[in-house]
Formats: sequence, structure tokens, C1' cells
RNA sequence: GGGCGGCUAGCUCAGCGGUAGAGCGUCUCGUUUACACCGAGAGGGUCGGGGGUUCGAUUCCCUCGCCGCCCA
Repeated sequence: GGGCGGCUAGCUCAGCGGUAGAGCGUCUCGUUUACACCGAGAGGGUCGGGGGUUCGAUUCCCUCGCCGCCCA
């Protein structure tokens, strides 16, 4: 330098044009003498940055950045 993959909640990851989700973690309540487990609920996201297409973009296109793999 070229090619490919990834970037979404605190962490691990789904979703892949139509109001953004799960598990774990966190907080509250219940339960317990208490803790844990368990049950119920709550909070938490500029979907890596910018631009474009579209009535509408996490999703499609361009570009930049970061991480990983391959080729030279």
C1' cells in the first nucleotide's frame, strides 16, 4: 500500500429500511434474623465521527477514525 471482518446499554452480543432489544451487571421493593438464591419492578444508548440516498437509516452508499485477520 491492497483485501476482508468488526465498532449498538457498564460488559458480552442480537437486530439489518418503519417507535432500539436480550443476558449479565447496577438500583429499588418483596422474601430472610441477616446474606445469598429466587420473584417483581426501575434506571441506563448522539446505534464510532461526518456526509449522501429515502417519506423514513442501527440497517443502503461515500468518506474518516479505531481494533482484528490476510496479501504484498

This is a predicted structure of a 72-nucleotide RNA (transfer RNA) from Caulobacter sp. B11. Rfam family: tRNA. By type it is a transfer RNA. Taxonomically the source falls in Caulobacter (Bacteria, Pseudomonadota, Caulobacterales, Caulobacteraceae).